[in-house]
RNA sequence: CGUCCUGUGGCCAAGCGGUGAAGGCGCCUGUCUUACAAACAGGAGAGCGACGGUUCGAAUCCGUCCGGGACGA
Numbered sequence: 001c002g003u004c005c006u007g008u009g010g011c012c013a014a015g016c017g018g019u020g021a022a023g024g025c026g027c028c029u030g031u032c033u034u035a036c037a038a039a040c041a042g043g044a045g046a047g048c049g050a051c052g053g054u055u056c057g058a059a060u061c062c063g064u065c066c067g068g069g070a071c072g073a
Base pairs, nucleotide, nucleotide: 001072002071003070004069005068006067007066010025011024012023018056027043028042029041030040031039049065050064051063052062053061
């Protein structure tokens, strides 16, 4: 320098044009226990890397940039 992949709660991760943005771990509260853990019940927390564009409608499609990764030279 070129090509491609990727970015979603604290962490992992699903969703790939229209439903309330799933789920797991973690966190908080309660029950249980002498207590802790486990189990069970409930709860809080993300508008989706940034900025533009397309569309009636964008996490999702397009462009540029930023971060991470793979391959080639």
A computed fold for a 73-nucleotide RNA from Candidatus Entotheonella factor, annotated as transfer RNA. Lineage of the source: Bacteria > Pseudomonadati > Candidatus Tectimicrobiota > Candidatus Entotheonellia > Candidatus Entotheonella. The RNAcentral record of the sequence draws on ENA and Rfam. Its Rfam family is "tRNA". The family's RNA type in Rfam is transfer RNA.